[in-house]
RNA sequence: GCGCCCAUAGCUCAAUUGGAUAGAGCGCCAGCCUCCGGAGCUGGAGGUUGCAGGUUCGAACCCUGCUGGGCGCACCA
Numbered sequence: 001g002c003g004c005c006c007a008u009a010g011c012u013c014a015a016u017u018g019g020a021u022a023g024a025g026c027g028c029c030a031g032c033c034u035c036c037g038g039a040g041c042u043g044g045a046g047g048u049u050g051c052a053g054g055u056u057c058g059a060a061c062c063c064u065g066c067u068g069g070g071c072g073c074a075c076c077a
Stems, first nucleotide, its partner, number of pairs: 001073007010026004019057001028044005050066005
C1' cells in the first nucleotide's frame, strides 16, 4: 500500500435482517432485609448506536468518506 471483519450503557452482549419508545446480564445508586456486611428482593439512573454526510415515509441495520482496532496479502531490509 491492497483486501476482509469489527465499533451499540462503565464492562460483556442482544435488537425477530428497514418499522414506531434501542433492551438484557454484570456493575453503580437508593430502599427493604440483616446486629453489621455479604447474599437475596424491589426500584432507579445511565445511550450523539465510533465521527461526518447520503438514501428512505422511516436507519443500530443500506450507501460514501473518515477515525480506531483485528486478520490476511504485498513491498522494503